[in-house]
RNA sequence: GGCAGGCCGCCGCCCAAUCGUCGAAAGGCGAGCCGGGGAACCAGGUAGUUGGGGUGAAUCCGCAUUUUGCGGUAGGGGUACUUCCGUCCCGAACCCGUCAGCUAACUCGGUCGGCGGUGACUAGGAAGGAUUG
Numbered sequence: 001g002g003c004a005g006g007c008c009g010c011c012g013c014c015c016a017a018u019c020g021u022c023g024a025a026a027g028g029c030g031a032g033c034c035g036g037g038g039a040a041c042c043a044g045g046u047a048g049u050u051g052g053g054g055u056g057a058a059u060c061c062g063c064a065u066u067u068u069g070c071g072g073u074a075g076g077g078g079u080a081c082u083u084c085c086g087u088c089c090c091g092a093a094c095c096c097g098u099c100a101g102c103u104a105a106c107u108c109g110g111u112c113g114g115c116g117g118u119g120a121c122u123a124g125g126a127a128g129g130a131u132u133g
Stems, first nucleotide, its partner, number of pairs: 010117005018031005032111006042101001051099001052096004060072005075090005081128005
């Protein structure tokens, strides 16, 4: 000096999952944000059964198959100013427990987790914007 890796800080990304405050910590409280339940009106409309419902983008279809796998797909995300095209990736998991349409008041909970380092996980193209000269 170079390469690779780790930690701290900083700058960013997905997500509601951030900020403030008390505390040694665990955690508590507040704000913001997100979600569930819950009238009237409206919607729905025999009853029973195969239960049904919710968070989330994460459903549905086909083939094969005893767990499960493969290929698509509604949908979501990345492409480092934005949008579009293109492209790449994901298309999981969990909860309630036979119960939930919408829903003012009211009420119950969540605020985790996972990544990147400018040639940024993962090509680019066009238009517009911003900044600088």
This is a predicted structure of a 133-nucleotide RNA (c-di-AMP riboswitch aptamer (ydaO/yuaA leader)) from Actinoplanes regularis. It was read from a public genome assembly, where an Rfam model found it. NCBI's taxonomy places the organism under Bacteria, Bacillati, Actinomycetes, Micromonosporales, Actinoplanes.